[in-house]
Small-subunit ribosomal RNA from a Dehalococcoidales bacterium, 1528 nucleotides, folded computationally. The coordinates come from a structure-prediction model, not an experiment, and the mean pLDDT is 85. Rfam family: Bacterial small subunit ribosomal RNA. Its family is annotated with structural constituent of ribosome and ribosome in the Gene Ontology. The sequence is in RNAcentral, with records from ENA.
RNA sequence: AACGUGAGAGUUUGAUCCUGGCUCAGAACGAACGCUGGCGGCAUGCCUAACACAUGCAAGUCGAACGCGGCGCCGGGCUUCGGUCCGGUGUCCGAGUGGCGCACGGGUGAGGAGCGCGUGGGAACCUGCCCAGCGGUGGGGAACAACCGCGGGAAACCGCGGCUAAUACCGCAUACGCCCGGCCCGGGCUUUGGCCCGGGCGGGGGAAAGAUGUAUCGCCGUUGGAGGGGCCCGCGUCGGAUUAGGUAGUUGGCGGGGUAACGGCCCACCAAGCCUGCGAUCCGUAGCUGGUCUGAGAGGAUGAUCAGCCACACUGGGACUGAGACACGGCCCAGACUCCUACGGGAGGCAGCAGUGGGGAAUAUUGGACAAUGGGCGCAAGCCUGAUCCAGCAAUGCCGCGUGGGUGAAGAAGGCCUUAGGGUUGUAAAGCCCUUUCACCGGGGACGAUGGUGACGGUACCCGGAGAAGAAGCCCCGGCUAACUCCGUGCCAGCAGCCGCGGUAAGACGGAGGGGGCUAGCGUUGUUCGGAAUCACUGGGCGUAAAGCGCGCGUAGGCGGCCGCGCAAGUUGGGCGUGAAAGCCCGGGGCUCAACCCCGGAAUGGCGCUCAAGACGGGGCGGCUCGAGGCCGGGAGAGGAGAGUGGAAUUCCCAGUGUAGAGGUGAAAUUCGUAGAUCUUGGGAAGAACACCGGUGGCGAAGGCGGCUCUCUGGACCGGAUCUGACGCUGAGGCGCGAAAGCGUGGGGAGCAAACAGGAUUAGAUACCCUGGUAGUCCACGCCGUAAACGAUGAGUGCUAGACGUCGGGGGGCAUGCCCUUCGGUGUCGCAGCCAACGCGCAAGCACUCCGCCUGGGGAGUACGGCCGCAAGGUUAAAACUCAAAGGAAUUGACGGGGGCCCGCACAAGCGGUGGAGCAUGUGGUUCAAUUCGACGCAACGCGCAGAACCUUACCAGCCCUUGACAUGGGGGUCGCGGGCCGAAGAGAUUCGGCCCUUCGGUUCGGCCGGACCCCGCACAGGUGCUGCAUGGCUGUCGUCAGCUCGUGUCGUGAGAUGUUGGGUUAAGUCCCGCAACGAGCGCAACCCUCGUCUUCAGUUGCCAGCGGUUCGGCCGGGCACUCUGGAGAAACUGCCGGUGACAAGCCGGAGGAAGGUGGGGAUGACGUCAAGUCCUCAUGGCCCUUAUGGGCUGGGCGACACACGUGCUACAAUGGCGGCGACAGCGCGCCGCAAAGGCGCGAGCCGGAGCGAAUCGCGAAAAGCCGUCUCAGUUCGGAUUGUUCUCUGCAACUCGGGAGCAUGAAGUCGGAAUCGCUAGUAAUCGCGGAUCAGCAUGCCGCGGUGAAUACGUUCCCGGGCCUUGUACACACCGCCCGUCACACCAUGGGAGUUGGUUUUACCCGAAGCCGGUGGGCCGACCGCGCCGUUCGCGGCGGGGGGGCAGCCGACCACGGUAGGGUCAGCGACUGGGGUGAAGUCGUAACAAGGUAGCCGUAGGGGAACCUGUGGCUGGAUCACCUCCUUU
Repeated sequence: AACGUGAGAGUUUGAUCCUGGCUCAGAACGAACGCUGGCGGCAUGCCUAACACAUGCAAGUCGAACGCGGCGCCGGGCUUCGGUCCGGUGUCCGAGUGGCGCACGGGUGAGGAGCGCGUGGGAACCUGCCCAGCGGUGGGGAACAACCGCGGGAAACCGCGGCUAAUACCGCAUACGCCCGGCCCGGGCUUUGGCCCGGGCGGGGGAAAGAUGUAUCGCCGUUGGAGGGGCCCGCGUCGGAUUAGGUAGUUGGCGGGGUAACGGCCCACCAAGCCUGCGAUCCGUAGCUGGUCUGAGAGGAUGAUCAGCCACACUGGGACUGAGACACGGCCCAGACUCCUACGGGAGGCAGCAGUGGGGAAUAUUGGACAAUGGGCGCAAGCCUGAUCCAGCAAUGCCGCGUGGGUGAAGAAGGCCUUAGGGUUGUAAAGCCCUUUCACCGGGGACGAUGGUGACGGUACCCGGAGAAGAAGCCCCGGCUAACUCCGUGCCAGCAGCCGCGGUAAGACGGAGGGGGCUAGCGUUGUUCGGAAUCACUGGGCGUAAAGCGCGCGUAGGCGGCCGCGCAAGUUGGGCGUGAAAGCCCGGGGCUCAACCCCGGAAUGGCGCUCAAGACGGGGCGGCUCGAGGCCGGGAGAGGAGAGUGGAAUUCCCAGUGUAGAGGUGAAAUUCGUAGAUCUUGGGAAGAACACCGGUGGCGAAGGCGGCUCUCUGGACCGGAUCUGACGCUGAGGCGCGAAAGCGUGGGGAGCAAACAGGAUUAGAUACCCUGGUAGUCCACGCCGUAAACGAUGAGUGCUAGACGUCGGGGGGCAUGCCCUUCGGUGUCGCAGCCAACGCGCAAGCACUCCGCCUGGGGAGUACGGCCGCAAGGUUAAAACUCAAAGGAAUUGACGGGGGCCCGCACAAGCGGUGGAGCAUGUGGUUCAAUUCGACGCAACGCGCAGAACCUUACCAGCCCUUGACAUGGGGGUCGCGGGCCGAAGAGAUUCGGCCCUUCGGUUCGGCCGGACCCCGCACAGGUGCUGCAUGGCUGUCGUCAGCUCGUGUCGUGAGAUGUUGGGUUAAGUCCCGCAACGAGCGCAACCCUCGUCUUCAGUUGCCAGCGGUUCGGCCGGGCACUCUGGAGAAACUGCCGGUGACAAGCCGGAGGAAGGUGGGGAUGACGUCAAGUCCUCAUGGCCCUUAUGGGCUGGGCGACACACGUGCUACAAUGGCGGCGACAGCGCGCCGCAAAGGCGCGAGCCGGAGCGAAUCGCGAAAAGCCGUCUCAGUUCGGAUUGUUCUCUGCAACUCGGGAGCAUGAAGUCGGAAUCGCUAGUAAUCGCGGAUCAGCAUGCCGCGGUGAAUACGUUCCCGGGCCUUGUACACACCGCCCGUCACACCAUGGGAGUUGGUUUUACCCGAAGCCGGUGGGCCGACCGCGCCGUUCGCGGCGGGGGGGCAGCCGACCACGGUAGGGUCAGCGACUGGGGUGAAGUCGUAACAAGGUAGCCGUAGGGGAACCUGUGGCUGGAUCACCUCCUUU
């Protein structure tokens, strides 16, 4: 020195905090599996079938206990020389008698929940071998194996007869001590009866074995020891209460038996006990411990290897022998199995070491040696020893080492990526210079062995040698979690521990490159602990997250006021004992280090003994009064029970009056009524409930209690000078009470009202509404025992600011109305504190005591079982399976058939339309070779299209081209190019030929340069192919709506709030005021354009305004005053007045003014939303096509037509048609053009061509208008359709253009449901221009002319803004979501039964064995008797005693059998619900007042969610009223 060192993360949401589960990172393993594998050391290695086992080995030894046989040797005899006999001997062998061992060592974990184990104790015991002490070892006897003979059997083996030794066996003798009983003495205990210990005296009983051959080993008795063992006890030792009662030798006693020993262990008798809620009994599971793993610890899990104990040895039972066994390699019996068999019978037991089969994901050699350590036997030598020591196999684990080191940039090649520059692999490689650990080769060569002996082993180790030489993989790279790119794939294939990836750019799949991690390993799987404070002792909770029993009384138990004395079991301290070793830890040491091993120490939280302390808790005693209770006196109260009684109302009955309705609803109908209802008056009957008072008033434990009176009765409160003296609190079980509904029996029945019926509503309406109506509601008695039985808050006690109400009582003051104060109750607000927040705030704070309860969601408060109930059902209460959540509070939004305020042509008011007709146009659909594509509610549909006959054109058919119609680069060639004409083929593209004209710039003169064209070849071009969900850009929309944000500060744990809310005001987040906010940004407004007034500047339009001229036209001169044009300015700001408002902002009115309160219009579109639209404008990533998905051409199509929709045009006519007359615009446009005049044609149009690049010329005529006519008709409306003839554009009008003339004249008479636009120069109506364009306009974009009506108002529809509220919504109500039904799959309950396990009861049978009885049969020793024999020692026979055996009988009992029960499990036709499953059916129950508020209990009903009745709850929105509180 033996000590200290405690991490979290992912996942519920739009986001937040909390609750809560799931998951991950760590460590560990007797492991297994996948890929890979160089060496060594040390460990470890059937976890499953305690399944079955071939073969070998695992327990023998002793000749110094004994006899015999064999063999060898020695001696002797005989010999036919083969041999045989006798004696002796041996370090030999064999079986046998005998002794000791075999009960150890080794294996396994089945069983067992037990004194089995652990720990600490105890008394009634035994103990071979070993140690110490004392004593002894005398004298006899009879057998049985072996052996021999005979016999049986296939064998195993057995029977009979005969011989024989001993340390085998049996008598006798002896007995220090030993055992049994008696007496005396001493001591201890004692409920004095007695018990125990020690000593003494005397009585009875019981021992022994010899062997070697001289020194030992044995043997017997006894005492003690050591070690070992048996027994008993305290404490500790898994889960289940859906196991609550168990027990008959059971509990105790007396007596006995039995044992080594206590004991009900066993027996007889007696008693009726004993165990159990501190969990008996039963069921399940399990060897226990030291330890091991984990953990900060407490704890949790575990019990391989090593060590201690137990249990077992094929299964069950049994005993024998023995010191020790109920005996792994012993015996007997029964059973199953295997084997042998001559079928009669026998044999066997690897959970010893190897090994085999089998099982299994899986676990080794049929090895060596007794050299060491240890064991058995032996005097010893020694023998035996699969104990053990070694070796072998296995990366199974731990530890160590290596696969090289240095240098080396042209940063090689290759790979991969790339923005094509480069980057990276990477000093990595190569190259150069070194080294040699390990492995390999050669040589030497141990320790382990104290004297001998070495399996390991020629091993460890040492020396030498060669040569970078032989030696790297595995997993991962979306987050957690360290490590990123490319390609492939396309919700496929696949991944996945959780969250989750994959539907065409995937860091998540697969491959590659690169990277990260670990490394002879690396991953995966399984299991344990940890993280998990997620069972909370350390260390949690229960108002709303899971969780307070509906309430009380009370048993056990737990806890308990003040003072004093004494006790010391709890408690604390000291000492002692124990807590095995190993392990862990510390120090030191040994293998080169380490792992590993050795030594010493520390520790071992526990238990026991002892000494002490006496505060605290406890038990005892005494006292106290403040806790608790009693007594007296008061008052309050819907407290309970019984009896009686009252009025109002309802309904019914009778009568009167009276007449046609009543009733009911959103509206109706069913219903009642002319047979007289409703209404009304009078009378009567009945039942139920008690208006007003009435109140966050009162009472009660809760449920609950409401007219009045009486009787009985419980509790609480206040006051008191009184009494008891801790008598208290809580309360598992238990007992009682317990709304409504419901049940039983009997009453009662007015109203109400499940069910039911009818009427409505509706798509349906098993509902909501209505009309009826039965149980029931009421009473009595008996059940039920549940509710949102709620304050979702258990009971009790103490403590911790206040303020204001209210109920009951007391005291005081002033004085009749208040004030102060006190006790008890009931409320509201609120400090501290608490809380996740909401909130609580006499508690939900601070503490203590006791009880109940919770541990993710679903399955499920269900199944099964138990208990209760008449039933309904209640109570107790799971599991499989499944999910990655389910939740609480609060936040921001969104939404509401919530609220408030306010806007908008949103409604209303009004005008005109659409929806009906014909046509035009777009779309859907259909069709087609193609009808190219896109756009799809608003916000697609006269949209892209501001111009489809060809072209366009992207589509279709056919014919052609392939470096291409177009770009860049290379090579070659020609020089350009361009234009015109002619010819041939073809549908054309294209191809072929001829003629003519023209010939670029520079130049050093060279195709030399620029440039062009042609040919060739390769890179490449090209794509209106795909993806708008990969994008840019642009656009639509909410919405010209008034909003959207930020900085700092403040508040909140946080999301977030505040600011931005509030009071006013505005078109406006516009402005003012207020305010924990103060400021700021993007929006609004303004700045810009335009129109309206004026001024000024300018004048090839305008004017004659003023003058002149005139062909009469601003035509000319002249002039810019006016109009106008287009530049610059002015003007308008609520500036002024009055009113109002708050003295503000502003609003109202007025004046002035061309114009007012943003003057009209435009441009301008915040943060954002819709994965809105567009890859076919353009751009662009990726993908795809490459003689085609590119390119050219001809023709066709985009124009189709049963239909349907959108947008329009024209109408239906008389404010109209037609005819006539003929006035007044503005915006614009024009040279590939507009075109005048003039002419022709009925007309479209044609001819013509002045003028004009346009304030100059032209388009050009404006139209509605005015006048006349028509007179209500399918028309003089309407013009579709068709015929025909023309005309224009164009290469070309067939498909498929526009226009004109003539003829034809269709539908249509104002449009269902529904729906659109518009608030003033607007709607309506009228025409004009322009873009596109050869031509084509009812569309689009503009322009002007004429020119209204209406707005009470904001209830309603739609959209929007702000505030607020509810929410289960957050891809946000086009949301969410419930149940039946149908389909698939999964687990599970019931189920006629059936199969098996286990247990139990009764009875039957009853092996072996022990015990008892019997024992006529049998038996050697010992003791008598008789007879016979005798060598006189004695022997034989017979019979008896003593003792014993077989047999038989009995008791017990394993197995087995019969019958019945309990319990568990498997299967089971059918059946019940449950769970899960991208796009099934029916409805809409719930979430917003969810459209009938919801929910709880109960009852009835219904396809289903559900509906209805009754009572309850708020965890109901909204409005109004009342009361209280707070602020002012």